c-di-AMP riboswitch aptamer (ydaO/yuaA leader) from Desulfosporosinus sp., 140 nucleotides, folded computationally. NCBI's taxonomy places the organism under Bacteria, Bacillati, Clostridia, Eubacteriales, Desulfosporosinus.

RNA sequence: AAAUAUUAAUUGCUGAAUCUGAGUUUAAACUCAGAACGGGGGACUCUCAUUUUUGGGGUGAAUCACGCUGGUGCGUGUAGGGCUUACACCUUGUUGCCCAAACCCGUCAACUAACCUCGUAAGCAAAGAAAGGUGGCAAU
Numbered sequence: 001a002a003a004u005a006u007u008a009a010u011u012g013c014u015g016a017a018u019c020u021g022a023g024u025u026u027a028a029a030c031u032c033a034g035a036a037c038g039g040g041g042g043a044c045u046c047u048c049a050u051u052u053u054u055g056g057g058g059u060g061a062a063u064c065a066c067g068c069u070g071g072u073g074c075g076u077g078u079a080g081g082g083c084u085u086a087c088a089c090c091u092u093g094u095u096g097c098c099c100a101a102a103c104c105c106g107u108c109a110a111c112u113a114a115c116c117u118c119g120u121a122a123g124c125a126a127a128g129a130a131a132g133g134u135g136g137c138a139a140u
Base pairs, nucleotide, nucleotide: 011125012124013123014122018035019034020033021032022031023030036120037119038118039117040116041115047110055108056105057104058103059102064077065076066075067074068073080099081098082097083096087135088134089133090132091131092130094128095127
């Protein structure tokens, strides 16, 4: 000097997964209530359709194809999604980088007002220039 690992703080990212009050508590965690955000079920009319073991359906960006392997799995692409300009958001656009999973319901559900009901986790640090627009704060 560089790299790796751990701990704490700050800043920030994916995501609905945050805030406030009370209780318990050394504290955190946890529990309850509310707000906010997100999901599921659920009429008529209409519409779209869709399925009936080749079962079907839901959350999610995460679908599909090809190849390897005795198998478990692995690899290469891909529909699709994300990472910045540091108050927030949107659009264009440029190359670069990252992800492209996992789980749930249980024979059953299209849309769907009223209504009913559930969740508020988990995991990380994947970039720099550029242009336009909307809104907010502060200062003058």